[in-house]
This is a predicted structure of an 88-nucleotide RNA (c-di-GMP-I riboswitch aptamer) from Thermobacillus composti. Its mean pLDDT, the model's own confidence on a scale to 100, is 88. Taxonomically the source falls in Thermobacillus (Bacteria, Bacillota, Bacilli, Caryophanales). Its Rfam family is "c-di-GMP-I riboswitch aptamer". Its family is annotated with cyclic-di-GMP binding in the Gene Ontology. From the family's description: GEMM was predicted in a large-scale screen for bacterial structured RNA regulatory elements. The same sequence occurs in records of 2 taxa. The RNAcentral record of the sequence draws on Rfam and Ribocentre.
Order: sequence, then C1' cells, then structure tokens
RNA sequence: AUCAGCAAAGGGCAAACUUGUCGAAAGGCAAGGACGCAAAGCUAAGGGUCUACGGCUCCGCACGAGCUAUGAUCGCCUGGUUACCGGG
Repeated sequence: AUCAGCAAAGGGCAAACUUGUCGAAAGGCAAGGACGCAAAGCUAAGGGUCUACGGCUCCGCACGAGCUAUGAUCGCCUGGUUACCGGG
C1' cells in the first nucleotide's frame, strides 16, 4: 500500500412505531425510538418496486375503470464514486 471483515478500539447510521411538518400520493424532513447495517456514506445510470397530481383512453350527467413518471425508493439488486479501524 492492498485484500479479507473471524479480533480489538474509537465511534457512526437508524427499521417498525409515535408526534409534528411538507406533499395529490408514493414518500421526504425533524424529534423520540432501535429492527438491523462494514459503506444502511453519496449518486436515480441499468433493472426492480411504489405512487398517479397532470395527461391519454373507455364510459359519459355524474360516479367510475384502465394506461402513463416527469414523482419516489440507494435500508431491493447492479454499476459509479468517496471513506474510519484493520489483529490475522
């Protein structure tokens, strides 16, 4: 320096749920809370999944049904990128 993550140390993040708040929703953010995580740091590029305001189609008085990402998810996977410790 690099790899592994079975060791140690210092720490880090925070699922469900609750409250508040933003949002049409999915979901985000803040506080509480810990199921877990060695990248559960960042990136929505490929695949997956969720949502459907608006748009389109059907119906058509209305109600309603279907399709659609430009929305969301990196704690679904892959890729990209940065990083602590590092015994063996």